A computed fold for an 86-nucleotide RNA from Butyrivibrio sp. CB08, annotated as c-di-GMP-I riboswitch aptamer. The sequence is in RNAcentral, with records from Rfam.
RNA sequence: AGAUAUAAAAGGCAAAGCCAUUGAAAGAUGGUGACGCAAAGCUAAAGGGUCUUAAUCACAUAGGUGAAAGACAGCCAGUUGCUGGU
Numbered sequence: 001a002g003a004u005a006u007a008a009a010a011g012g013c014a015a016a017g018c019c020a021u022u023g024a025a026a027g028a029u030g031g032u033g034a035c036g037c038a039a040a041g042c043u044a045a046a047g048g049g050u051c052u053u054a055a056u057c058a059c060a061u062a063g064g065u066g067a068a069a070g071a072c073a074g075c076c077a078g079u080u081g082c083u084g085g086u
Base pairs, nucleotide, nucleotide: 003086005083012037013036017032018031019030020029021028022027035074041079042078043077047076048075049072050071051070056067057066058065059064
């Protein structure tokens, strides 16, 4: 320097559920709590995917149907990066 993530150490994050706040919803934030995670760090207007439909837009004009510009990074992806047995 590269590969790798089967060891160790240090530290890190925190699913579901419950409580509070917020939102139309999806969801978010805080507390509690740990299912898990080697990127569960960051990126959502310029990759794909998923969720939601109050307003808005399109169609229909009767119920409605469709669409993200609303969300999700703990779906894939992109990008940066700790440790060091081998």
Lineage of the source: Bacteria > Bacillati > Bacillota > Lachnospiraceae > Butyrivibrio.